Predicted 3D model of an 88-nucleotide RNA (c-di-GMP-I riboswitch aptamer) from Thermosediminibacter litoriperuensis. Its Rfam family is "c-di-GMP-I riboswitch aptamer". From the family's description: GEMM was predicted in a large-scale screen for bacterial structured RNA regulatory elements. The prediction has a mean pLDDT of 85. It was read from a public genome assembly, where an Rfam model found it. The source organism's lineage runs through Bacteria, Bacillati, Clostridia, Thermosediminibacterales and Thermosediminibacter.

């Protein structure tokens, strides 16, 4: 350096749900939990999905449609970087 995760060391991460915080939401943070993971370590770059605050629409209003250039999810896929530990 490329392949691989049956078996093992010592580890790590942490989904539902609860409780605080936070935000318009969606979600995030922080503590409990533990369903799962070998990259569930980092990246929104393609594709997907959530979610509409603000804007459009509507004669007005709505709790209704539309919208992410701005708001999220890498524990949906795929790419990019980088990585501990056995084995070939």
């Nucleotide at each position: 350096c490329c392949c691989u995760g049956u078996a093992a060391a010592g580890g790590g991460c942490a989904a539902a749900c609860c409780c605080g915080g936070u935000g318009a939401a969606a979600g995030c943070c922080g503590g409990g939990g533990g369903c799962g993971c070998a990259a569930a370590g980092c990246u929104a770059c393609g594709g997907g999905c959530c979610u509409a605050a603000g804007g459009g629409u509507g004669a007005a209003a709505a709790u209704g449609c539309c919208u992410a250039u701005u708001g999220g999810c890498c524990g949906c896929c795929g790419g990019g970087c980088u990585g501990c530990c056995g084995g070939g």